[in-house]
RNA sequence: CCCUCAUCCAGAGCAGCCGAGGGACCAAGCCCUACGACGCUGCAGCAACCGGUCGCGGUCGUCCGAGCCCGUUCCGACGGGGCUCGCCGACGCGCGACAAGGUGCUACGUCUUGCCCGCAAGGGACCGAUGAGCG
Numbered sequence: 001c002c003c004u005c006a007u008c009c010a011g012a013g014c015a016g017c018c019g020a021g022g023g024a025c026c027a028a029g030c031c032c033u034a035c036g037a038c039g040c041u042g043c044a045g046c047a048a049c050c051g052g053u054c055g056c057g058g059u060c061g062u063c064c065g066a067g068c069c070c071g072u073u074c075c076g077a078c079g080g081g082g083c084u085c086g087c088c089g090a091c092g093c094g095c096g097a098c099a100a101g102g103u104g105c106u107a108c109g110u111c112u113u114g115c116c117c118g119c120a121a122g123g124g125a126c127c128g129a130u131g132a133g134c135g
Stems, first nucleotide, its partner, number of pairs: 001135001003133006013043005021032003026114004044106003049102002052098006058091004064086007071078002115124003
């Protein structure tokens, strides 16, 4: 960087530096901004995509143990098979909890609208963002 999949109306800010625009691009609107925005750095926080730990469940396998059924029997029992339960182990599985490792995020719904359907409410698409996977 291409492609695929998932999510995008929730949540979470202080300090220092800088100094004029910023909210991805275009247009319109609406906002933020010299009471210093945007950006950078530090710290703090939010969330839970991936990874981690634990618990419960599910599936599978198996050493052993117990029970039941079938078979054999010299009636003492024996051993083969099947089923159930327990124990143990594993997992391209599900749910939940914890932590915060890889990322991400911390004005406004991706700030809103733009294209399609719809009277509207709303739905869908495109673009974009983030994560995971393949190359």
Molecule: SAM riboswitch aptamer (S box leader)
Organism: Planctomycetia bacterium